A computed fold for a 74-nucleotide RNA from uncultured Ruminiclostridium sp., annotated as transfer RNA.
NCBI's taxonomy places the organism under Bacteria, Bacillota, Clostridia, Oscillospiraceae, Ruminiclostridium.
Its Rfam family is "tRNA". Its family is annotated with triplet codon-amino acid adaptor activity in the Gene Ontology.
RNA sequence: GCUUCCGUAGCUCAGUGGAUUAGAGCGUCACGCUACGAACGUGAGGGUCGCAAGUUCGAAUCUUGUCGGAAGUA
Numbered sequence: 001g002c003u004u005c006c007g008u009a010g011c012u013c014a015g016u017g018g019a020u021u022a023g024a025g026c027g028u029c030a031c032g033c034u035a036c037g038a039a040c041g042u043g044a045g046g047g048u049c050g051c052a053a054g055u056u057c058g059a060a061u062c063u064u065g066u067c068g069g070a071a072g073u074a
Base pairs, nucleotide, nucleotide: 001073002072003071004070005069006068007067010026011025012024013023028044029043030042031041032040050066051065052064053063054062
């Protein structure tokens, strides 16, 4: 240099067959419980789906470019 894959919440990931309001577990915060904690229960907060553009009535999902990471290859 070329090819392929990955990038979604603080962390690990699902969703990639275009429309279901973007979700789960852990973590964080509040409340309950407790003598106080842990555990447990209930609830809340947290994302413009790496970035930009395009197609579409509609894009995390399709297309193009670009950035970062991984693997392969002369």